The RNA shown here (transfer RNA) has 73 nucleotides and comes from Candidatus Blackburnbacteria bacterium RIFCSPHIGHO2_01_FULL_43_15b. Its mean pLDDT, the model's own confidence on a scale to 100, is 82. It was read from a public genome assembly. It matches the Rfam family "tRNA". From the family's description: Transfer RNA (tRNA) molecules are approximately 80 nucleotides in length.
RNA sequence: GCACUUGUAGCUCAGCGGAUAGAGCAUAGGAUUCCGGAUCCUAAGGUCGGUGGUUCGAAUCCACCCGAGUGCG
Numbered sequence: 001g002c003a004c005u006u007g008u009a010g011c012u013c014a015g016c017g018g019a020u021a022g023a024g025c026a027u028a029g030g031a032u033u034c035c036g037g038a039u040c041c042u043a044a045g046g047u048c049g050g051u052g053g054u055u056c057g058a059a060u061c062c063a064c065c066c067g068a069g070u071g072c073g
Base pairs, nucleotide, nucleotide: 001072002071003070004069005068006067007066010025011024012023013022018056027043028042029041030040031039049065050064051063052062053061
């Protein structure tokens, strides 16, 4: 340099073009306990990497840019 894969919550990941974008772990509060742990309940936490485009409607499709990974040279 070229090609491909990939980027979603603090972490690991889901998410057929149409719901308020979800789960587990972690965190906070509560229940329980003599106190913790475990367990149960609840909550907070996201401008879906960025900018444009297509569309009535985009995390999802397209282009470019940025980051990560793999292969080739």